[in-house]
RNA sequence: ACAAUGGGGGCAACCCUGGCGACGAGAGGCGGACGGGUGAGGAACGCUUGGGAAUCUGCCUAUCAGCGGGGGACAACCCGGGGAAACUCGGGCUAAUACCGCAUACGCUCUACGGAGGAAAGCCGGGGACCGCAAGGCCUGGCACUGAUAGAUGAGCCCAAGUCGGAUUAGCUAGUUGGCGGGGUAACGGCCCACCAAGGCGACGAUCCGUAGCUGGUCUGAGAGGACGAUCAGCCACACUGGGACUGAGACACGGCCCAGACUCCUACGGGAGGCAGCAGUGGGGAAUAUUGGACAAUGGGGGCAACCCUGAUCCAGCGACGCCGCGUGGGUGAAGAAGGCCUGCGGGUUGUAAAGCCCUUUCGGUAGGGACGAAAACUCUCGACCUAACACGUCGGGAGCUUGACUUAACCUACAAAAGAAGCACCGGCUAACUCUGUGCCAGCAGCCGCGGUAAUACAGAGGGUGCGAGCGUUAAUCGGAAUUACUGGGCGUAAAGCGCACGUAGGCGGCUUGGUAUGUCGGGUGUGAAAUCCCCGGGCUCAACCUGGGAACUGCAUCCGAAACUGCCUUGCUAGAGUAUGGGAGAGGGAAGUGGAAUUUCCGGUGUAGCGGUGAAAUGCGUAGAUAUCGGAAGGAACAUCAGUGGCGAAGGCGACUUCCUGGACCAAUACUGACGCUCAGGUGCGAAAGCGUGGGGAGCAAACAGGAUUAGAUACCCUGGUAGUCCACGCCCUAAACGAUGACAACUGGAUGUCGGGAGGGUUUGCCUUCCGGUGUCGUAGCUAACGCGUUAAGUUGUCCGCCUGGGAAGUACGGCCGCAAGGUUGAAACUCAAAGGAAUUGACGGGGACCCGCACAAGCGGUGGAGCAUGUGGUUUAAUUCGAUGCAACGCGAAGAACCUUACCCGGGCUCGAAGCGUACGAAUUAGUUUCCUGAAAGGGAAAUGACGCCUUCACGGGUGGAGCGUACGUAGGUGUUGCAUGGCUGUCGUCAGCUCGUGUCGUGAGAUGUCGGGUUAAGUCCCUUAACGAGCGAAACCCCUGUCUCUUGUUGCCAACGGGUCAUGCCGGGAACUCAAGAGAGACUGCCGGUGUUAAACCGGAGGAAGGUGGGGACGACGUCAAGUCAUCAUGGCCUUUAUGUCCGGGGCUGCAAACGUGCUACAAUGGUCGGUACAACGCGAAGCAAGGCCGCGAGGCGGAGCAAAUCGCUUAAAACCGACCCCAGUUCAGAUUGGACGGCUGCAAUUCGCCUCCAUGAAGUCGGAUUCGCUAGUAAUCGCGGAUCAGCCACGCCGCGGUGAAUAAGUUCCUGAGCCUUGUACACACCGCCCGUCAAGCCACGAAAGCCGGGGGUACCCGAAGAUCUGCAUCGCCUCUUAACCGGGGUGGAAAGGAUUCACGGUAAAACCGGUGAUUGGGACUAAGUCGUAACAAGGU
Repeated sequence: ACAAUGGGGGCAACCCUGGCGACGAGAGGCGGACGGGUGAGGAACGCUUGGGAAUCUGCCUAUCAGCGGGGGACAACCCGGGGAAACUCGGGCUAAUACCGCAUACGCUCUACGGAGGAAAGCCGGGGACCGCAAGGCCUGGCACUGAUAGAUGAGCCCAAGUCGGAUUAGCUAGUUGGCGGGGUAACGGCCCACCAAGGCGACGAUCCGUAGCUGGUCUGAGAGGACGAUCAGCCACACUGGGACUGAGACACGGCCCAGACUCCUACGGGAGGCAGCAGUGGGGAAUAUUGGACAAUGGGGGCAACCCUGAUCCAGCGACGCCGCGUGGGUGAAGAAGGCCUGCGGGUUGUAAAGCCCUUUCGGUAGGGACGAAAACUCUCGACCUAACACGUCGGGAGCUUGACUUAACCUACAAAAGAAGCACCGGCUAACUCUGUGCCAGCAGCCGCGGUAAUACAGAGGGUGCGAGCGUUAAUCGGAAUUACUGGGCGUAAAGCGCACGUAGGCGGCUUGGUAUGUCGGGUGUGAAAUCCCCGGGCUCAACCUGGGAACUGCAUCCGAAACUGCCUUGCUAGAGUAUGGGAGAGGGAAGUGGAAUUUCCGGUGUAGCGGUGAAAUGCGUAGAUAUCGGAAGGAACAUCAGUGGCGAAGGCGACUUCCUGGACCAAUACUGACGCUCAGGUGCGAAAGCGUGGGGAGCAAACAGGAUUAGAUACCCUGGUAGUCCACGCCCUAAACGAUGACAACUGGAUGUCGGGAGGGUUUGCCUUCCGGUGUCGUAGCUAACGCGUUAAGUUGUCCGCCUGGGAAGUACGGCCGCAAGGUUGAAACUCAAAGGAAUUGACGGGGACCCGCACAAGCGGUGGAGCAUGUGGUUUAAUUCGAUGCAACGCGAAGAACCUUACCCGGGCUCGAAGCGUACGAAUUAGUUUCCUGAAAGGGAAAUGACGCCUUCACGGGUGGAGCGUACGUAGGUGUUGCAUGGCUGUCGUCAGCUCGUGUCGUGAGAUGUCGGGUUAAGUCCCUUAACGAGCGAAACCCCUGUCUCUUGUUGCCAACGGGUCAUGCCGGGAACUCAAGAGAGACUGCCGGUGUUAAACCGGAGGAAGGUGGGGACGACGUCAAGUCAUCAUGGCCUUUAUGUCCGGGGCUGCAAACGUGCUACAAUGGUCGGUACAACGCGAAGCAAGGCCGCGAGGCGGAGCAAAUCGCUUAAAACCGACCCCAGUUCAGAUUGGACGGCUGCAAUUCGCCUCCAUGAAGUCGGAUUCGCUAGUAAUCGCGGAUCAGCCACGCCGCGGUGAAUAAGUUCCUGAGCCUUGUACACACCGCCCGUCAAGCCACGAAAGCCGGGGGUACCCGAAGAUCUGCAUCGCCUCUUAACCGGGGUGGAAAGGAUUCACGGUAAAACCGGUGAUUGGGACUAAGUCGUAACAAGGU
């Protein structure tokens, strides 16, 4: 829908019948196998490219043929039942394009070729004649249906090739491989089954394990490659997990079914339901990823005749700077270079035309107005053509009409207003564009790599400024590139990582000359394919671009056809140059076996002989009076073979060394003959393979791990010594490694030479010997070339070819695990985690060496005198102290800063004071009884307080007085002050190597370069001095010279100096006149240059000797100190950055301290005595200094000194008598007539405010240690050492015996370079470069990290065997049911047949059991490893690393 029943309503809306619409069950058809999602699985015909044959294909297209006639059911519906539900059972009715036959049937299927079998469905329009009572028949159009043949599309199957990592996965496989016969499928096929055979796969990587969707393409890259596989497109796989089939053209099916399992939900507990890897959305996880939007308007899909319906496909919108592209945030002008910020050298600079101001524009956004494309169709009407009997209908084409937009509050256009609303992020040490300040102080922090930060951080943090990009900018993660750093393009292997220890040889790779053929590789052309998109080129469309779009090119590939035939391959014909065989020679430590020999060691026996031997750096252990060692004779035994012997020989390497014999391998030479490419290399494989080691049995002289003893040493499990066992030797069997090295794989070809040597041959000759030459070995040097360099260089590391092996940062590690081998030891194969930014090669410059050669220096040696012992002085460490101020610390601090600490100095300590301050400058103000001076009080002084006196210039005034100014004073302010810190922030100055002879540059040359050369070498020198040689030539700083002093002479000038001659005078004196000679003074010159001679030498430089000369080879001395080193010294001379302090870390004052003293060290003085001491006498200097000074003569004092004061600003006067020496006397070897410390006394002296802490000197007295100094160590080479005195600075005085100078007397020794030390040059080694005070190794101890082993424990995937066995499939199965048939009237009954059900069999998912293997996790404990500022023990390596 329809029907029935009941109810309502109350006169129609009642009854019957028909139509339309909405919703909608059921039957039927088509579609749900498309579209959409995801990438779990899968290493596979899954994908890609190209082929193939034994197939199917709904809808679509074309063609041929057909669509006749029947039948019985089942839903819905009605009745009844079960269940909570989902749902379900029984009975009854019914339609169809649902279902079943009959007929017909082809070019269909099957076939034994005779034949047999097999279809269908109608529905919707239109219509003239004809027929029919009517329905309708009939004709026609459309759609649908059936059979068949083609096509198109889609799908299935097969093959070739390609398609990740692991060999620490090497063997896998029973339906496995094939055959025959079946079954099955759409189709071939072990796809499945029975039987037969024993195959099949694998080093061109099977099997196993791990990982993964594949492709077009994307990113990157010059390319070749490498990495990836989002979006878009093709294929595959999957749809909760596993299994299964059904339906269908197509599925073993995302939004279908069945079963098993896990999970979620509902339940009345009996049972049911579900599957977002569709679109939205939720939860969870996560660093992280969107809206529960609009529309079918367009494109497309499904259904339908169509209208139309459906469509989270799709088209749009929303969210997200996630990406790409475009646009804006304004433009112009504007110097007072504003303000503010930041910096500052305080002048300024910068932010910066930036801002403000003035002028202009209005995109985007805002408001208002306008406004497209995307839409062509379908539909209706109509015209023409076709169809038809037809002007219906329908189809195709044209015209007209009407309608359709989710996006859309859109694109685009116009108007209006005002610069109005719109800039951030990272970075600024180098790489890498961009710099300053402040803070911080190895902290906080940064960091991609190198690396920043420990008080001046362009590196941290902030700020100012700058740089880069910009609606973005940085970070993180990832890929490619750079990286020729896996090398196909395009690498290497002597020493950087890397040649197997060596040979033989299989597979494999490669291969001489030549004839013909072929056509595998190769080359040319054609054809097909290489989807589209992407990329590229040329156009077109959005205002541009991104984006979209048209055409072309490309897709480098594959397949196929035709052609070419040089090269390669294959087949074939020959050849002899590669390779090999034969004949004849000589060489050789080639190998194996047997035998023989002498020398030596040892042991034993015997003789001689006596006290040692032996051993070492020196010793000892050991042996020896029981007779050693030594020596003579004899014997035994084992091992090794002197001389020859040689970058000589042989061998594949390891390796091989007396002689003889036997067996045996290889190479070489010469001349011929023969074979005819037979060759080269070689993964696996096989054999050989030093020493040590292992097994069994022998042997054992010497040597000798272990071991013992003796030494050495801090120790000495070593080096050295004395012993000594395995072993070393032989036979047999293992092991299989070495710096097995030429650190150099094998073979072949090519590419200048020179010179040795071994083997063989040829020729010549003056004939043993010599010369030339050929082949094969073995060395050296070198051309080209190669190499990072060193080096190699016909024996290549050169130029090429073939083949093999090996390498890819260091450590962990040749380790772990696993496999294989081994009796074991162990070998072979061989990682990772983790960790570092290096490890390494060659060469360069230095430095260093218990490396070498040469050379120099008071370095040693030869000498002289000292130190170390004593006492004292002085400085230092230490200690003490209230303070003992600070600095200097190997040489190169320690008689240093300090050339003067009682106060001062003075910086330290205690105490008392001051605060614009102890000093200077500026400004302002103040007081006036100013300043200044004097006095008083207090006090230790400083300081504080009080009183008296009391000025100056100018103006004015008679004057007093007033005004003003200056100095000074006071107050306030701006400055102060600091011997506080940092010498490791600095300047300056200084020390030291070292007065050593070095250090550099320009140009050239060599080297890739660092660098070298020059500058080395041969001589010589004090010298990098000079000469010669020379790829160097020149030059500079140093050396030398120039400068000063001193030594000789000349000239000039003579006072204060001098006095020869002349004169005068004195006791005496240059005292005087005078002189200008001498000395001397001080100015100018001369002189010395290897110039001359001889010798040597290189004809040089130069050296040796000599002459002359005052001086001789730098005459002597001084000043003068290269490039640099030591973060050397000094912030306390001074200067100075930063930091710190400001009623104190400043400043003033009194007192104390720097002088304290157990013991230690340095530097000195005085001594220990007779070369002396003491006493007396006598002689001779120089440098200097002197006015707050030197001070004479005189007087006093024993003396220090005092009184006094001539003279002198000094060649005039003074200090100022020098001392040692010399002459004479005494002492007589002793703690003294030595020495002088210490102490006492002084009513002793001096200086000074002051002498107690704490000065010097004098006199008297006292009279210590000390009799020449251990180990050791210092100075000095000639007017030096030694010794003697004198002066000066500082200074009131002085602790000065110090320091710096001066003169007097005045030696010895060396003429060399072995050694010590320091330096220079050349060379060598180096793992050092902060440079040997370097570097560096291992155990142990501590922390931390990752890994291995481990009794076990836990988990995982796969396999094997077995058990169980759902759904399904196949087979079986016939009680029941349908049909046919026999029988019967019918039922019943019998037979046949069909598809189902139960049951059974086979197969199979999940599940279970068992035993192994594999993988992973965890694990007490254990093992080594890596790493970690300052731990322990030694010192193994780097130098000859001390063996």

Small-subunit ribosomal RNA from a metagenome, 1443 nucleotides, folded computationally. The prediction has a mean pLDDT of 83. Its Rfam family is "Bacterial small subunit ribosomal RNA".